[in-house]
This is a predicted structure of a 1399-nucleotide RNA (small-subunit ribosomal RNA) from an uncultured bacterium.
RNA sequence: AGAGUUUGAUCCUGGCUCAGGAUGAACGCUAGCUACAGGCUUAACACAUGCAAGUCGAGGGGCAGCAUGGUCUUAGCUUGCUAAGGCCGAUGGCGACCGGCGCACGGGUGAGUAACGCGUAUCCAACCUGCCGUCCAGUAGGGGACAGCCCGUAGAAAUGCGGAUUAAUACCCUAUGUUCUCCGAGGAUGACAUCAGAUUCGGAGUAAAGAUUCAUCGCUGGACGAUGGGGAUGCGUCUGAUUAGGCAGCAGGCGGGGCAACGGCCCACCUGGCCAACGAUCAGUAGGGGUUCUGAGAGGAAGGUCCCCCACAUUGGAACUGAGACACGGUCCAAACUCCUACGGGAGGCAGCAGUGAGGAAUAUUGGUCAAUGGGCGCGAGCCUGAACCAGCCAAGUAGCGUGAGGGAAGACUGCCCUACGGGUUGUAAACCUCUUUUGUUCGGGAAUAAAGUGCGGCACGCGUGCCGUUUUGUAUGUACCGUUCGAAUAAGGACCGGCUAAUUCCGUGCCAGCAGCCGCGGUAAUACGGAAGGUCCAGGCGUUAUCCGGAUUUAUUGGGUUUAAAGGGAGCGCAGGCGGCCCGUUAAGCGUGACGUGAAAUGUAGUUGCUCAACAUCUGCACUGCGUCGCGAACUGGUGGGCUUGAGUUCACGGUAGGAAGGCGGAAUUCGUGGUGUAGCGGUGAAAUGCUUAGAUAUCACGAGGAACCCCGAUUGCGAAGGCAGCUUUCCGCAGUGUUACUGACGCUCAUGCUCGAAAGCGCGGGUAUCGAACAGGAUUAGAUACCCUGGUAGUCCGCGCGGUAAACGAUGGAUGCCCCGCUGUUCGGCCAUUCGGGUGAGCGGCCAAGGGAAAGCAUUAAGCUUCCCACCGGGGGAGUACGCGGGCAACGGUGAAACUCAAAGGAAUUGACGGGGGCCCGCACAAGCGGAGGAACAUGUGGUUUAAUUCGAUGAUACGCGAGGAACCUUACCCGGGCUUGAACUGCAGAGGAAGGAUCUGGAGACAGUGACGCCCUUCGGGGCCUCUGUGGAGGUGCUGCAUGGUUGUCGUCAGCUCGUGCCGUGAGGUGUCGGCUUAAGUGCCAUAACGAGCGCAACCCUUUUCGCCAGUUGCCAUCAGGCAGAGCUGGGCACUCUGGCGACACUGCCACCGUAAGGUGUGAGGAAGGUGGGGAUGACGUCAAAUCAGCACGGCCCUUACGUCCGGGGCUACACACGUGUUACAAUGGCGCGUACAGAGGGCAGGCGGCCGGCAACGUCCGUCGAAUCCCUAAAUCGCGCCGUAGUUCGGAUUGGGGUCUGCAACCCGACCCCAUGAAGCUGGAUUCGCUAGUAAUCGCGCAUCAGCCAUGGCGCGGUGAAUACGUUCCCGGGCCUUGCACUCACCGCCCGUCA
Repeated sequence: AGAGUUUGAUCCUGGCUCAGGAUGAACGCUAGCUACAGGCUUAACACAUGCAAGUCGAGGGGCAGCAUGGUCUUAGCUUGCUAAGGCCGAUGGCGACCGGCGCACGGGUGAGUAACGCGUAUCCAACCUGCCGUCCAGUAGGGGACAGCCCGUAGAAAUGCGGAUUAAUACCCUAUGUUCUCCGAGGAUGACAUCAGAUUCGGAGUAAAGAUUCAUCGCUGGACGAUGGGGAUGCGUCUGAUUAGGCAGCAGGCGGGGCAACGGCCCACCUGGCCAACGAUCAGUAGGGGUUCUGAGAGGAAGGUCCCCCACAUUGGAACUGAGACACGGUCCAAACUCCUACGGGAGGCAGCAGUGAGGAAUAUUGGUCAAUGGGCGCGAGCCUGAACCAGCCAAGUAGCGUGAGGGAAGACUGCCCUACGGGUUGUAAACCUCUUUUGUUCGGGAAUAAAGUGCGGCACGCGUGCCGUUUUGUAUGUACCGUUCGAAUAAGGACCGGCUAAUUCCGUGCCAGCAGCCGCGGUAAUACGGAAGGUCCAGGCGUUAUCCGGAUUUAUUGGGUUUAAAGGGAGCGCAGGCGGCCCGUUAAGCGUGACGUGAAAUGUAGUUGCUCAACAUCUGCACUGCGUCGCGAACUGGUGGGCUUGAGUUCACGGUAGGAAGGCGGAAUUCGUGGUGUAGCGGUGAAAUGCUUAGAUAUCACGAGGAACCCCGAUUGCGAAGGCAGCUUUCCGCAGUGUUACUGACGCUCAUGCUCGAAAGCGCGGGUAUCGAACAGGAUUAGAUACCCUGGUAGUCCGCGCGGUAAACGAUGGAUGCCCCGCUGUUCGGCCAUUCGGGUGAGCGGCCAAGGGAAAGCAUUAAGCUUCCCACCGGGGGAGUACGCGGGCAACGGUGAAACUCAAAGGAAUUGACGGGGGCCCGCACAAGCGGAGGAACAUGUGGUUUAAUUCGAUGAUACGCGAGGAACCUUACCCGGGCUUGAACUGCAGAGGAAGGAUCUGGAGACAGUGACGCCCUUCGGGGCCUCUGUGGAGGUGCUGCAUGGUUGUCGUCAGCUCGUGCCGUGAGGUGUCGGCUUAAGUGCCAUAACGAGCGCAACCCUUUUCGCCAGUUGCCAUCAGGCAGAGCUGGGCACUCUGGCGACACUGCCACCGUAAGGUGUGAGGAAGGUGGGGAUGACGUCAAAUCAGCACGGCCCUUACGUCCGGGGCUACACACGUGUUACAAUGGCGCGUACAGAGGGCAGGCGGCCGGCAACGUCCGUCGAAUCCCUAAAUCGCGCCGUAGUUCGGAUUGGGGUCUGCAACCCGACCCCAUGAAGCUGGAUUCGCUAGUAAUCGCGCAUCAGCCAUGGCGCGGUGAAUACGUUCCCGGGCCUUGCACUCACCGCCCGUCA
């Protein structure tokens, strides 16, 4: 000293939370010792029991009990002793009693009290004071009682009552009596007074007590002192205004009473005051201070222990005694409660010390001693003292000590934990060696606190007192302390480990259990839950909870704010209040300074000293920031006196003004009325309808009525305090400005309360009512439409008089002060210079900027800048401008204005993106223009659903659905049923045993499998090895789960043109710039511009293919030329010209021309060229998005199964079928179908194969022969074209379905194959809403090939060529995308967010 938390990120505002310290604490876990402090915060609740105030016999009468003595009697008995009993107050003493002093101190508590209660300062000429000190004077003479005791009596008791007798330092009378008290005279003196009053004189009144050991102690009156108390005053002393008025002895006076004393303290009379916004009264809360905690301080909070003061003693009241009380352990009365009782009556007061119950989270022993300190009484010895000193209990605090120290790595073994299995960690830790002994234990010694006091003796000596000697007094305590024995021996835990905040891994759990101070963790890999290991922090403690201060500058005096975050009152006037111009003098209240007094001690602080140290304690100094008094100073503030003119105001002149009030006048328009013209509609809307209209509307003309508002001018204008103000004109009332003399002389600024004004709507009464128009009615719209739109229409809108008092009453910005602080520019009004342009000045109204300040946006001489003054307001969001109360209003309502509860945010400005039924620009078969389809039918195939023993699994908008699957009859196969196996179907390490392995055949079985078993090894260095089987063991195996733990791969946006970086610059920052702008492009393609300059991944190019040409090479290809030859054919020789094949090259670059353009580039039936503006096609997919898909292709972390979730076999299923969807095939026909004839490809494949030929079969196909491992052999191309038939028909269209018969593959075609033939001949006549593809060799159409494959459900997929179109005006709209911009409360990003109702 800060940190966490609002956001995708940022800055700010702002709250919440944490880290610190503290406590009379409590709770949890743990606990060795010592010292010092501390210990009912709650029920001022109730209390059993004991103790806490007595003492004096040197005041007294006495003698109940004790002791001694005397005496008498009795007993044991030895003339004496012992014991018992009686008598004697004789002695020591002493219960009870009279009397004195004390009991008003000490001790407890904090209920009450907001007060002269407390604190501080001052005053009492208005007072008292026992015991104590000093001084003066005295202590005479009498008397009568009352307790006790005795007798009697009442009562259960407590307690009385009556009688008799009696003492005193008890009581009374008399005497004397001062410097006492009172009265009178007197009047010095004092601050000169209405006050006080000395010396002095006279009169009246008032005292006393004795005791004794003879030393003394007492007693009475008076004065002074000391101590203690009483009273008065200034200042200070909590919260609430949702408490604003309060007070009748209340304020004062006069006179009395009372008191120690003053005083309405009390009383009679008189007066009517007194307190209060500087907060009276009322309500709530509370003992106050020294001090304590915290804080840098200022402050804030507290008032336990200790000290001072106050108050109280069950509750309320009252007095008595006394020096002192209205009295904690006194009295009386009342009340509540408890107890005793014989029911008639009585007793009691722990907020003293212990202790008990209760309450509570919670707070101790019914201890010891008067040894010390102190108190009461006493001459004293002494007695009493729960004050006090000690001890006991309690980690409840502070401080100190210890639980060992050194060495010791093979970093030992084992264990726990982790692991990549190599190891790591626990850990120098342990073991082991050496050492020490605080503490503990054994034994022993052993203080100080007593320098004091008492008694006795002595000395000095005047009473006192002091000194010396001696004697005696110790609770704590045989304690502290010291020595000694033994021996590492007796002694470590708690919390935490996601961030804040030091410290991490494994297992368990699976939004469960739980954690949490805030943010937040937990939904199967949790560093956040629980356990463990390890670590961190503190340590005889550690954590939690509660409370206070701090952090919080989050109530801001120090030290905050108010345009938009909470916050400027709607505006003005203005009393109180606050603040206030220049000069001179004076004063000294504030202010500064010096001195004095006080500020108790303790506490704090600096130092010394004492406990072994420390805490603690002692002593000394300082501080105690305060208050009071007296000086000095005079700048500033204040007071006061004088002056000044610049602030403020007044006079005069001039122009300005939608400023206000009242009156008059005007035209246009709307509506209505009357009349004319005129005819079928008008009106209204997105479209309509309601409505009006043949009874004549709308339209149009004329006249009239009435109300309201004032077009143009008009503006960034003007005026006003704000609200607000607009036709013209008159009158009255303002206002600011400019100019200029003169005058007043600070007269000023602001303003709580108060008063006034205050848009629109609203309210009351009375008018008025043309338009418009809440409510209302109707028509539409809509799912509904109590709305938006339309037709009507009441209040209202207007006027007068009142009320009300609010608005986003906004510049969301209070007023004033200042030649304050750079400038540019426009405009209004008035002076000045110049009178063309212009210049300067004062006062306004605007725009843009500098400095500056601001979180930024923005403000910026009209500040949100820089100063000063005053007012108002704010202190997280919600609840809520609500409730209650008060006061205002006719009401509506307005003003003032909370709390409970709840959240961790709410919010401001700006940034990036995404989004918008916002804008601009652009692109794409996106639309449009076209062609052909899908959606209707039948079938094929996939999916959903359903069914099933199973219908294995996955894929699900676009981006799943002829997808994984490029081949499910068995196998595949993962699913189901059944039958088997368990080191296992496959692979492998080790150990042991055995043997070739294997296996025809036969038997059982559905098969797996089991049995049978003909036949049946190799190498060798002779040790053995290879190979195989069995047994055991370690691995296995899993298409089981998690694609949300992953790798890899893939889809999509999208072949869209984007995505970024370095440096620089801008911004507090997120971030921006670059990448924006203009033009251009298919393109972030390029050019220009430019605080940016460059670069990277993408684009393009490089690659493949196709199109043209050249060169090279010619077999299996080709055949122009030459030759041979056939029925025919490059068939043969030959050749490589051509075609072709496959290598290498060339070509195309807007290069040329014209036009446009700065350029990039664009345009052209341009030229040339095979090809022209990327020539066509392919491969190639940026940063990223969708937790997109896949654990079942593969790989892989974790979890799960292990005679099964592994594995083998037989059979079944994946092919089910009411239905729904997707993708396709075939059609519905004549641009066609059928029959016959007939032409032209490319690419690819082929030996378990492709085929040819002859023959058989209608055919699928079969037999035989032959050919090709292929530029050599094989593979009819079809649509086309020619001819013929069919004639619009469910047909010579269409071919589903079904019956029959076959072929082929295969172990096997039942579930469940394809093909062929004959027969059968279904739906369907062009398909609703809607929807898909395609821009040229494309669509459409036609056939061919290949992969997989025994065969095939292929109409699918991937390729190949043949024939071969139409259309694009264009970018308004739909969809998708790119760039710029704008809004935003979205950022999981509009499939968002969010409001209301219901559950």
The RNAcentral record of the sequence draws on Greengenes.
It matches the Rfam family "Bacterial small subunit ribosomal RNA". Rfam links the family to the GO terms structural constituent of ribosome and ribosome.